[in-house]
Background: Predicted 3D model of a 73-nucleotide RNA (transfer RNA) from a Myxococcota bacterium. NCBI's taxonomy places the organism under Bacteria, Pseudomonadati, Myxococcota. Its Rfam family is "tRNA". About the family: Transfer RNA (tRNA) molecules are approximately 80 nucleotides in length. The sequence is in RNAcentral, with records from ENA.

């Protein structure tokens, strides 16, 4: 300095090729036990990196910019 992938809840990931953003841990509260520790049950928690276009609708499609990773020189 060109090229590819990737970027979504505290963590580790998904979303059927455009139409209500989930699921596992983990954290919080009930029950269960004398307690823990497991077990269950729910409840919380997201401007989908960032900024713009397109569309009746964007996590998705397009452009930019930003971090990571990886190939080339």
């Nucleotide at each position: 300095g060109g090229g590819g992938u990737u970027g979504u809840a505290g963590c580790u990931c998904a979303a059927u090729u455009g139409g209500u953003a989930g699921a596992g841990c983990a954290c919080u509260g009930g029950c269960a036990u004398g307690g823990c520790a497991u077990g269950u049950c729910a409840a919380a928690g997201g401007c989908u990196a960032c900024g713009a276009g397109u569309u009746c609708g964007a996590a998705u499609c397009u452009c930019g910019u930003c971090a990571a990773c990886u190939c080339c020189a």